[in-house]
RNA sequence: CCGUCCCGUCCGGGAGAAUGCGGCACGCGCCGCUGCCGAAGGAGCAACCGCCCCGGAAACUCUCAGGCCCACGGACCGGCGGGAUCAG
Numbered sequence: 001c002c003g004u005c006c007c008g009u010c011c012g013g014g015a016g017a018a019u020g021c022g023g024c025a026c027g028c029g030c031c032g033c034u035g036c037c038g039a040a041g042g043a044g045c046a047a048c049c050g051c052c053c054c055g056g057a058a059a060c061u062c063u064c065a066g067g068c069c070c071a072c073g074g075a076c077c078g079g080c081g082g083g084a085u086c087a088g
Stems, first nucleotide, its partner, number of pairs: 006083002010079004018034001020033005035068003041064001042062003048056003
């Protein structure tokens, strides 16, 4: 110095599940009840991995949280570009 891994802004794609019932406000909202979803976050088991005392671990599982017209959000993927950097 360059590339991958890592972190981030921006752009694009991005599923699932009651437009449920009742009350308040009339106001996109709030509260209560029941049913449901999993791909914010969180938690659990675990293949596997490691520096092997222990630790890291999922799109599996649970639904605390969140969500169930649209919108917002959304794991993850792609793109432009920025940052940092063990080893090489």

Annotation
The RNA shown here (Glycine riboswitch aptamer) has 88 nucleotides and comes from Pontivivens ytuae. The source organism's lineage runs through Bacteria, Pseudomonadati, Pseudomonadota, Alphaproteobacteria and Pontivivens. Model confidence (mean pLDDT): 79 of 100. The RNAcentral record of the sequence draws on Rfam. It matches the Rfam family "Glycine riboswitch aptamer". Rfam describes the family as follows. This family represents the bacterial glycine riboswitch.